[in-house]
RNA sequence: GCGGGUGUGGUGUAGUUUGGUAACACAAAGCCCUGCCACGGCUUAGCCCCGGGUUCAAAUCCCGGCACCCGCACCA
Numbered sequence: 001g002c003g004g005g006u007g008u009g010g011u012g013u014a015g016u017u018u019g020g021u022a023a024c025a026c027a028a029a030g031c032c033c034u035g036c037c038a039c040g041g042c043u044u045a046g047c048c049c050c051g052g053g054u055u056c057a058a059a060u061c062c063c064g065g066c067a068c069c070c071g072c073a074c075c076a
Base pairs, nucleotide, nucleotide: 001072002071003070004069005068006067007066010026011025012024013023020056028044029043030042031041032040049065050064051063052062053061
C1' cells in the first nucleotide's frame, strides 16, 4: 500500500440480515427482606467510535475518517 473484520452504559455482549420503543447479564446507587452480612426481590441512573448523506424515521443503509485485529504485498 491492497483486501477483510471489529467498534453499543463501568465490564462482557445481543440487536445490523428485513431501518421502526436501544436490550440482557454482572457491576453502581436507593429501597425491601435479615438481629447484622450474604443470598434473594423491587426500582433508578448511565451507552450506539467521529463527521457527513439518504429517509417520516439510522446502532442498522451510503460516503469519508479514526482506533484495533487478521491476511496479502513491499521491505534497498

The RNA shown here (transfer RNA) has 76 nucleotides and comes from a Thermoplasmata archaeon. Model confidence (mean pLDDT): 83 of 100. The sequence was found in a public genome assembly. It matches the Rfam family "tRNA". By type it is a transfer RNA.